[in-house]
RNA sequence: AGCACGAAACGGCAAAACCGGGGCGACCCGGUGACGCAAAGCCUCCGGUCUUUCGAGAGAUAGCGGGGCUACCGAA
Numbered sequence: 001a002g003c004a005c006g007a008a009a010c011g012g013c014a015a016a017a018c019c020g021g022g023g024c025g026a027c028c029c030g031g032u033g034a035c036g037c038a039a040a041g042c043c044u045c046c047g048g049u050c051u052u053u054c055g056a057g058a059g060a061u062a063g064c065g066g067g068g069c070u071a072c073c074g075a076a
Stems, first nucleotide, its partner, number of pairs: 005074002012037002017032006035063001041069003045066003048061005
């Protein structure tokens, strides 16, 4: 130094709920808030769930799981 791993430390993110706003909707954005998170940073490639649609499709969820990329610290 790299990979694996996750004690400690410096920090980080932010569930539900409420308020304001956007959307047909799932849901998203901002504020308050903190359930939790070692990738709860980013990406829809695969699966799941949800929305919309007669259907074909289109969308949402990355804090549902898998996968990919990147990353702080450094005990065993």
Molecule: c-di-GMP-I riboswitch aptamer
Organism: uncultured Rhodospirillales bacterium